[in-house]
Molecule: transfer RNA
Organism: Candidatus Njordarchaeota archaeon
RNA sequence: GGAGGGGUAGCUCAGUUGGUAGAGCGCUGGCAUGGCAGGCCAGAGGCCGCGGGUUCGAAUCCCGCCCCCUCCACCA
Numbered sequence: 001g002g003a004g005g006g007g008u009a010g011c012u013c014a015g016u017u018g019g020u021a022g023a024g025c026g027c028u029g030g031c032a033u034g035g036c037a038g039g040c041c042a043g044a045g046g047c048c049g050c051g052g053g054u055u056c057g058a059a060u061c062c063c064g065c066c067c068c069c070u071c072c073a074c075c076a
Base pairs, nucleotide, nucleotide: 001072002071003070004069005068006067007066010025011024012023013022019056027043028042029041030040031039049065050064051063052062053061
């Protein structure tokens, strides 16, 4: 330098006929218990790597850039 995959909640990940985002674990509160753990119920938390474009509407389509992984090429 070329090709492919990935970047979404604190963590691990879902989310493709474009229609304003979810799960598990974790966290907070409540119930319950003499108390703790477990259990049950409820809740908070992300504008989807960054910037543009298309569209009535973009995590999703297009362009550029950044970071991570794999393979190939080049140099030595």